A computed fold for an 87-nucleotide RNA from a Nitrospirota bacterium, annotated as c-di-GMP-I riboswitch aptamer. It was read from a public genome assembly, where an Rfam model found it. NCBI's taxonomy places the organism under Bacteria, Pseudomonadati, Nitrospirota. Its mean pLDDT, the model's own confidence on a scale to 100, is 80.

């Protein structure tokens, strides 16, 4: 430097749910909590899924498809950057 990760050790993160707050919403932040995780660290590059608005079908409602703006990194892939023991 690269690869690997134990029936181990010390640590790290924190699902669902509940409370408070923000948001039209998906959801996010803080606290509690711990399902799980060897990158469950970072950032929306490519997809997927979800939300809102809009267009068309159409005279009305809903859905599909198209467009725009968002959410999700613990949905997947890729990218970047790391810790630990010494098996």
């Nucleotide at each position: 430097u690269u690869c690997c990760g134990a029936c181990a050790a010390a640590g790290c993160c924190a699902a669902a749910u509940c409370c408070u707050u923000u948001g039209c919403g998906a959801a996010a932040a803080g606290g509690a909590g711990g399902c799980g995780g060897a990158a469950a660290g970072c950032g929306g590059c490519g997809g997927g899924u979800c939300u809102u608005c809009u267009u068309u079908u159409a005279g009305g409602a809903g859905a599909c498809a198209g467009g725009a703006a968002g959410a999700u990194g613990g949905c997947c892939g890729a990218g970047c950057u790391g810790c630990c023991u010494u098996u």